[in-house]
Context: one part of a larger RNA
RNA sequence: UUGGGCGUAAAGGGCGCGUAGGCGGCUUUUCAAGUGACUGGUGAAAUCCCUCGGCUUAACCGAGGAACUGCCUGUCAGACUGGAAGGCUUGAGACCGGGAGAGGUGAGUGGAAUUCCCAGUGUAGCGGUGAAAUGCGUAGAUAUUGGGAGGAACACCAGUGGCGAAGGCGGCUCACUGGACCGGAACUGACGCUGAGGCGCGAAAGCGUGGGGAGCAAACAGGAUUAGAUACCCUGGUAGUCCACGCCCUAAACGAUGUCAACUAGUUGUCGGGGAAGUAAUUCCUUGGUAACGAAGCUAACGCGUGAAGUUGACCGCCUGGGGAGUACGGCCGCAAGGUUAAAACUC
Numbered sequence: 001u002u003g004g005g006c007g008u009a010a011a012g013g014g015c016g017c018g019u020a021g022g023c024g025g026c027u028u029u030u031c032a033a034g035u036g037a038c039u040g041g042u043g044a045a046a047u048c049c050c051u052c053g054g055c056u057u058a059a060c061c062g063a064g065g066a067a068c069u070g071c072c073u074g075u076c077a078g079a080c081u082g083g084a085a086g087g088c089u090u091g092a093g094a095c096c097g098g099g100a101g102a103g104g105u106g107a108g109u110g111g112a113a114u115u116c117c118c119a120g121u122g123u124a125g126c127g128g129u130g131a132a133a134u135g136c137g138u139a140g141a142u143a144u145u146g147g148g149a150g151g152a153a154c155a156c157c158a159g160u161g162g163c164g165a166a167g168g169c170g171g172c173u174c175a176c177u178g179g180a181c182c183g184g185a186a187c188u189g190a191c192g193c194u195g196a197g198g199c200g201c202g203a204a205a206g207c208g209u210g211g212g213g214a215g216c217a218a219a220c221a222g223g224a225u226u227a228g229a230u231a232c233c234c235u236g237g238u239a240g241u242c243c244a245c246g247c248c249c250u251a252a253a254c255g256a257u258g259u260c261a262a263c264u265a266g267u268u269g270u271c272g273g274g275g276a277a278g279u280a281a282u283u284c285c286u287u288g289g290u291a292a293c294g295a296a297g298c299u300a301a302c303g304c305g306u307g308a309a310g311u312u313g314a315c316c317g318c319c320u321g322g323g324g325a326g327u328a329c330g331g332c333c334g335c336a337a338g339g340u341u342a343a344a345a346c347u348c
Stems, first nucleotide, its partner, number of pairs: 004319003007302002012316001014201004021194003025088007033081002035077004040072003049065006091191001092188002095184004103177007110154001115149007125136002162169002206247006215241002220236004258315006266293012297304002321348003330341004
């Protein structure tokens, strides 16, 4: 290279936007680059192949033919790809009218609870565990009542409910703002799909500067347990968790399933729209999500099954035995931690 693959065996990039590139709807005319046919030229000889011949045979050698699948010129064809010009509306977008939503950002605000402080009542315990002890408490704790401070998170509603590209998003109100969905048909007219590089976003932990600090809690200290116990349990407790700004860029970043499009039985639940029937309850149709089960088919099996892992197409990423190793070296990035790209010897 040909080829085979990527839910769980190795393998889908964490996610999006998008450059180059690749690919691209219906239709008319035209060009003739690709494409096809034919002609001419060239494609040295030797070699390979076929036939015949020469050495006793063969290897070897000689002659003829074929071939040299290629390239170039010219002529013709015009289906398909491509170029140019024009048209179309189904793809895509825009417009109008709607309703749904923890989508995002900022500001404000509410109640419950924990902790702490002040005051009242009150007295000997509280707390904690398998059992205890450390710890707290007569300097008045725990409990209870009233008042106050402060931080963080939002019970019920709550749902195989919703929204978002993913990460993720949950009290309430307001402001700004993104996307999707449904209905309409008077707009544009292929404007599309994918996307190497690139750019942006990206849980938690971690880092820098400044704030904040109630609860929780790595590290740490003590008490237990134990043969030991650098743990599990208990009492404390600092970073951190929170906010602003700037970094880091990883994950079982998972549906372990790339994006887009077309096609291929159904049934049931639920969320958001639309339409029809009915007084209504409700039923039926349609559309976009989210789930459960299943025809065909697929699969090594498990299972998947119109939201495919079925049948196909376009484009990207990735895999090629285990260990060594996602390591070393080098490059790039980072304040650092480290990230990313990524081997080999050796070994089984």